The RNA shown here (transfer RNA) has 73 nucleotides and comes from Exilispira sp. It matches the Rfam family "tRNA". About the family: Transfer RNA (tRNA) molecules are approximately 80 nucleotides in length.
RNA sequence: CGGGGAGUAGCGCAGUUGGGAGCGCACUUGAUUUGGGAUCAAGGGGUCAGGAGUUCAAGUCUCCUCUCCCCGA
Numbered sequence: 001c002g003g004g005g006a007g008u009a010g011c012g013c014a015g016u017u018g019g020g021a022g023c024g025c026a027c028u029u030g031a032u033u034u035g036g037g038a039u040c041a042a043g044g045g046g047u048c049a050g051g052a053g054u055u056c057a058a059g060u061c062u063c064c065u066c067u068c069c070c071c072g073a
Base pairs, nucleotide, nucleotide: 001072002071003070004069005068006067007066010025011024012023013022019056027043028042029041030040031039049065050064051063052062053061
């Protein structure tokens, strides 16, 4: 320098025919327990890496930029 992949909650990820932002663990509260752990119930937490565009509508499509990984030179 070129090509490909990834970036979504504290962590790991799903969401890929464009229309509800979700799952597991973690966290908070309550029940159970002498306490802890485990279990059960309820709950909080997201500028979907950043910007622009297309569209009635974008995590999803297009363009640019940033970070990380892989391959090639």